[in-house]
Context: one part of a larger RNA
This record gives sequence, structure tokens and C1' cells, in this order.
RNA sequence: CUGGGCGUAAAGCGUGCGCAGGCGGUUGUAUAAGUCAGAUGUGAAAUCCCCGGGCUCAACCUGGGAACUGCAUUUGAGACUGUACGGCUAGAGUUUGGCAGAGGGGUGGAAUUCCACGUGUAGCAGUGAAAUGCGUAGAGAUGUGGAGGAACACCGAUGGCGAAGGCAGCCCCUGGGCCAAUACUGACGCUCAUGCACGAAAGCGUGGGGAGCAAACAGGAUUAGAUACCCUGGUAGUCCACGCCCUAAACGAUGUCAACUAGGUGUUGGAAGGGUUAAACCUUUUAGUGCCGUAGCUAACGCGUGAAGUUGACCGCCUGGGGAGUACGGCCGCAAGGCUAAAACUC
Repeated sequence: CUGGGCGUAAAGCGUGCGCAGGCGGUUGUAUAAGUCAGAUGUGAAAUCCCCGGGCUCAACCUGGGAACUGCAUUUGAGACUGUACGGCUAGAGUUUGGCAGAGGGGUGGAAUUCCACGUGUAGCAGUGAAAUGCGUAGAGAUGUGGAGGAACACCGAUGGCGAAGGCAGCCCCUGGGCCAAUACUGACGCUCAUGCACGAAAGCGUGGGGAGCAAACAGGAUUAGAUACCCUGGUAGUCCACGCCCUAAACGAUGUCAACUAGGUGUUGGAAGGGUUAAACCUUUUAGUGCCGUAGCUAACGCGUGAAGUUGACCGCCUGGGGAGUACGGCCGCAAGGCUAAAACUC
């Protein structure tokens, strides 16, 4: 390379957008680049193969043939691919109406903490038990008022939304999705190397903020020791703005898109029909999301119309374990480090 693979054995990029590239619905006409068929020319000789001949045989030499699967020119065919022009509406998109909910501004209540004042007196806190700690300079408890930061109980779900990361108090602006209906555009599509954008937490820079929690750190315990687990404190951080970092068991460990292939049962959003005063409820349908399961698949586990089944298009990735996601080099970063990525050696 040809292959065989990628849920858990090695292997799906964290996610999307998307140029080039690859692939591409239906129909008519033309064309003839690909394609198919024929003819002509060429495809040196030698070699290889076949049939003969010559050295005693063979190697070797030699005559003839075939072959040289190719190329060029030309003639024809017109299915398929391509190209050009035109048509169509099943893909895709637009319009109208409705629906449920992801990112930015304003605002609300409960709770913790702190402060002030009142009542009031000896404890409080903490644990397996204690101690450190707090408290007669009046704590804890309780009442009133105030300050500030962060998070949003119930609803809440096996639920919803988002491409992923992720997103929950309440109310307004932006993006996407779903349903129903008609009209319109007329293949405008799918995938996507390089690229661009987004990307939890921690971490970094500058400036704010700091209630609670809490790495580090301090103290008290425990213990043979205890650089821990438990307790009392407590700083970064956690929060905000702007700028970086770019990683993850970034997981469904399952790339995206499309088509096809038994059922049963639950649930969310929409629509239609029935039902009701209105609901509830029932049926059908559509888009999601769970459980069980047929065929089939699978090494098994399991998957099973949301496939890991049957196929197609395109991309990414794997090729024994360790060395190693390391060294070196390059690129990126303020740094931490990230991306790309070996070999010797060894089993």
C1' cells in the first nucleotide's frame, strides 16, 4: 500500500461554522471529456512465453510466432458520469400564525455573617470523648433596626433548553428549535484537510469586591508517629469587569448527514378529532426524551427505528506492552504549561 477496525480490547478531534476538495434529487435536449466497440499506425532489438533448430545434454546460441495488457489518429454508440442550456418539486430554504424554553439589563424574598440598641445571666461552641476557641469588658438566647456579599428552598421530574462546554428566584431585549397552514424560490444540498469561533474547573494579569465556604498556613486533638482523617481559626480562591490560558472520565468512553428495518410501555412540547360548562380523560399524528424487547448484530456484556441492525456520502483516528503523550525541533503562552511528536533500549 492492499486490508481489517474504532461503546467497554489500540482507535470518534471537546464542540460548531466553513473555503478548497470529495460526493450529489428528478426530467428533456445538445455535446462527447470520461466510458464502450471497431479500424489504422505505432509499441526498437534483446528478455519473458509457445513451436522448432545447433553445441553429446544443459546453461548458452539461434529461426519463427505470440505477447508487449500502452499510446496516437480515426469511425461509431449515447446507457451511466461529466459539461452546457431548459423544465420540475419529493431535498434545502423563505413567508404567515402559534408554542415551549438558551445568552445580556432591572428587581425580590428567605437564610448565614457583621454592626447598633433593648431584655437577660452564665455559660456557649465543638466532639466518639475532649481540647484549642468565644464569654461577666456581658457571650450564647431573644426582640427591633441597619450593612454587605453570595446563592436562588418549594415548583423540580425518570422533565426542559443549548452545537458542545453548560444553563434554574422573578420581569424585559438577541440566537436557535418545534408544530400547523398556505403561498413562494427551484437542488440553492451533505461532508469538510488547512482555517476561524466557542470551550467546565483550576490557574495567570490589571482593577474592584469579599457574607458564607475554604487549598496553603496556625493551633487543638487522635496516634508509636500523624507533615492526614476530627475540631477551632484562617489567606489565596470562590464573586464582578476586561484580557489570557485551551485542558478534562470535555462520556452516550458511541463523528456528522441521509434512507430503510416487529412491537409494547412511560414522559415533555405542538397539532387534529372525540369528550366536558370548562377541565380531567381517550384516540391519531409530529418533534424530543426514558424503559422493555423481535429480527439482526456483538468476543461477551449488551445494542436494538435516538442501533452498536441493513446501506450510502464525507471527515477524523488505530496498528503489541513499557520507554512516552516523554526527548529534540517547531508553533502558541506573561507564566503554569499547551499543540505537534520520535528513537535507542527492553519484555

The part of an RNA shown here (small-subunit ribosomal RNA, central domain) has 347 nucleotides and comes from Candidatus Propionivibrio dominans. Rfam family: Bacterial small subunit ribosomal RNA. Rfam links the family to the GO terms ribosome and structural constituent of ribosome. The organism belongs to Propionivibrio, within Bacteria. Its mean pLDDT, the model's own confidence on a scale to 100, is 88.